[in-house]
This record gives sequence, structure tokens and C1' cells, in this order.
RNA sequence: GCCGAGAUAGCUCAGUUGGUAGAGCACACCCAUGGUAAGGGUGGGGUCUCGAGUUCAAAUCUCGAUCUCGGCU
Repeated sequence: GCCGAGAUAGCUCAGUUGGUAGAGCACACCCAUGGUAAGGGUGGGGUCUCGAGUUCAAAUCUCGAUCUCGGCU
């Protein structure tokens, strides 16, 4: 330099027929116990890496940038 994959909650990840963004763990509170752990319930937490474009509407499509990983030279 070229090619490919990836970037979504504190962490690990899902979500690409475009239509209000989710799970598990963690966190807070509650239930329960004589108490602890395990267990059950409720809740908070996101400008979906950044910029632009298309569209009534973009995490999702298009272009560019940044970063990470892998391959080729």
C1' cells in the first nucleotide's frame, strides 16, 4: 500500500424485509430468610465510533474519516 471483518448500556453480545433500541451479567430498590448465599420481581443506564448523503422515517442503505483485528505484498 491492497483486501476482508468489526465499533450498539459499565462488561460480553443480539438486532441489516429501513418503522419508538434489546438480552445476560453488573448496579439500585423490593420480596423472601433468624441471617448469608442462591432465587424471584421492579427500575435506572445508550446522541447505536464520527461527519455527510438518500428517505416521510436510518443502528440498518450510500460515501468519507478514525480506531481495532485478520490476510496479502
Molecule: transfer RNA
Organism: Patescibacteria group bacterium